The RNA shown here (transfer RNA) has 72 nucleotides and comes from Singulisphaera rosea.
[in-house]
RNA sequence: GCAGGGGUGGAGUAGCGGUCAACUCACCGGGCUAGAACCCCGGAGCCGUGGGUUCAAAUCCCGCCCCCUGCG
Repeated sequence: GCAGGGGUGGAGUAGCGGUCAACUCACCGGGCUAGAACCCCGGAGCCGUGGGUUCAAAUCCCGCCCCCUGCG
C1' cells in the first nucleotide's frame, strides 16, 4: 500500500431501518443476617467521529481515526 472483519455503559457481548438499545459480570441503594457471603428487589451509566439517504439510522452509503487478520 491492497483486501476483509471490527469499534455499543467500567469489562465482555447481542441488537438482520420503527418498540423503553438487551444480557452477563462489576458498581450504587434497599431487603435478608448477630454481622458477612449467597440470594431477592431497585438504580446509574453506552451506539468511535464528521457528513449523506430516509417520515424514521446503532443498523444503509461516503470520508476520517483506531484495533485485528491476510496479501504484497

Taxonomically the source falls in Singulisphaera (Bacteria, Planctomycetota, Planctomycetia, Isosphaerales). The coordinates come from a structure-prediction model, not an experiment, and the mean pLDDT is 82. It matches the Rfam family "tRNA". From the family's description: Transfer RNA (tRNA) molecules are approximately 80 nucleotides in length.